[in-house]
């Protein structure tokens, strides 16, 4: 310096002029029975995001259920750690893939980067395995290989009876090396061996068991021994460990009409006329009537009603919840790291179907023409996705350029 990777961070900037919506102070003018609240001005201040998005996952917060346990169902799933928690994030382990190497005759192994894993069990048990294959789980054999018996035939020999061999076809045994099929075929390479062949037999590979170190564990490693037996598949049932109440901000919580039920009071006097136990009429008033019971009657007394006034709950309607919080910055300490602990120091929309925009100059990035060797310079075009509606944490997608930094190759140079 080049190429590839990962990771983190900007998300044009500055001023002008005009617009929009919060809040607060303040004038004016209004709505509403009330609560409470509109509407225009002035001022002062503030106004999206790294994904505000998908609403997948996890929490706070609010209401209901809720002794314990246990079933069912449901989610999680390698180990340790972080967190309010999580299916998220660090950090370790194995597998596996990509890149530059290295070692080895070869199976194979291995270092450094970076990706990628539903990564707990398949020797508890049930199941499933299409096409092709000979065969799919306990064995099996299509081609092929060996070897045996019978037969043809064709050489060669012959003592003429046959013997040797080469080949075709049948039949019987062997084998699992080699071909062929598959997503997957019963351990690999090298060599001995054998009629051919095979862990049959060695050495190495891989691989199981044991049993040492190592490591909080996941696992590494090392030694012996086993000849290799126990194949896949759990995003198939199942098995084992953990975890999990439901419902939302239209949640919840406060104020509060009219009108119906409901419950509670109160439901009375006064004059006056006449034929005076009765009728009538008038003032008052929101209004004063039925019914039952004692009783000769006057009168009581009990109840139900219009009707007034009070109460409490909702519902209209209005306020609230709302945004200062698992916050963000800075510095210093813990930690490999996720993440923490203190200290200072900032406040950054809160709203209702919803405001944050435009336009103008300078300037920054990109790009296009043109002019020039170049450097530049002149015109143009151009700055991406996208948008809060209770509030975090995640995790996915979508995103014009751009800047920092780590890693790994490589290639010059001291």
């Nucleotide at each position: 310096g080049u190429c590839g990777u990962c990771a983190g961070c900007c998300a044009g900037a500055c001023g002008g002029u005009c617009g929009c919506g919060a809040u607060a102070a303040u004038a004016c003018c209004g709505g509403g029975c009330a609560a409470c609240u509109g509407g225009u001005g002035u001022u002062a201040c503030c106004g999206a995001g790294g994904a505000a998005a998908g609403u997948c996952c996890g929490g706070g917060c609010u209401c209901c259920a809720c002794a314990g346990g246990g079933u069912a169902g449901g989610c999680u799933g390698c180990c340790a750690g972080g967190u309010a928690a999580c299916g998220c994030c660090u950090g370790g382990g194995c597998a596996c893939g990509u890149g530059c190497g290295g070692c080895g005759u070869g199976a194979g192994c291995u270092u450094c980067a970076c990706g990628u894993g539903a990564c707990g069990g398949a020797a508890a048990g049930u199941g499933c395995a299409a096409c092709a294959g000979a065969a799919a789980a306990c064995a099996a054999a299509c081609c092929g290989c060996c070897u045996u018996c019978g037969u043809g035939u064709g050489c060669a020999c012959u003592u003429c009876g046959g013997u040797g061999u080469c080949u075709g076809c049948g039949g019987g045994g062997g084998u699992a090396a080699g071909g062929g099929u598959g997503a997957a075929a019963c351990g690999g390479u090298g060599g001995g061996g054998u009629a051919a062949g095979a862990g049959c037999c060695c050495a190495c590979c891989g691989c199981a068991u044991u049993g040492g170190c190592g490591g909080c564990a996941a696992c590494g490693u090392c030694a012996a021994u086993g000849g290799c037996u126990c194949g896949g598949u759990a995003a198939a049932c199942c098995c084992c460990a953990g975890c999990c109440g439901g419902a939302g901000c239209a949640a919840g919580g406060c104020c509060a009409a009219a009108u119906a039920a409901g419950c509670g009071g109160c439901g009375a006097g006064a004059g006056g006329c006449g034929u005076c136990c009765c009728g009538u009429c008038u003032c008052g008033c929101a209004a004063g009537g039925g019914u039952g019971c004692u009783g000769c009657a006057a009168a009581g007394c009990a109840u139900c009603g219009a009707g007034c006034c009070g109460c409490g709950g909702g519902u209209a309607g209005g306020c609230u919840g709302c945004u200062g919080g698992a916050g963000c910055g800075u510095u210093c300490g813990g930690g490999u790291g996720a993440c923490u602990g203190a200290a200072c120091g900032c406040c950054g929309a809160g709203a209702g179907g919803a405001a944050u925009g435009a336009c103008c100059g300078u300037c920054c990035g990109g790009u296009g023409u043109a002019u020039g060797c170049a450097a530049a310079u002149a015109c143009g075009c151009u700055g991406a996705c996208a948008g809060g509606a209770c509030c975090c944490g995640g995790c996915u997608u979508a995103u014009c350029g751009g800047c920092u930094g780590g890693c790994g190759a490589u290639c010059a140079c001291c």
A computed fold for a 414-nucleotide RNA from a Gemmatimonadaceae bacterium, annotated as Bacterial RNase P class A. Its mean pLDDT, the model's own confidence on a scale to 100, is 75. It matches the Rfam family "Bacterial RNase P class A". By type it is a ribozyme. The gene name in the source record is rnpB.